[in-house]
RNA sequence: GUGCUUGUGGUGUAGUGACUAUCACAUCCGCCUAACACGCGGAAGGUCCCAGGUUCAAUUCCUGACACGCACA
Numbered sequence: 001g002u003g004c005u006u007g008u009g010g011u012g013u014a015g016u017g018a019c020u021a022u023c024a025c026a027u028c029c030g031c032c033u034a035a036c037a038c039g040c041g042g043a044a045g046g047u048c049c050c051a052g053g054u055u056c057a058a059u060u061c062c063u064g065a066c067a068c069g070c071a072c073a
Base pairs, nucleotide, nucleotide: 001072002071003070004069006067007066010025011024012023027043028042029041030040031039050064051063052062053061
């Protein structure tokens, strides 16, 4: 340089066009305990990497840029 894949809370993920974006771990609060851990209940936290386009409607489809990774040169 060319091609392909991926980009979603702090971390890892589900969601492939339509109601306020899912779950787990972590964090915080409460219960439990003499205390801690485990367990149980609850809360906060993401407008979906960025810019444009298509559409009544885009995290999802299309184009470009950026970043990680893979292959080829």

A computed fold for a 73-nucleotide RNA from Limulus polyphemus, annotated as transfer RNA.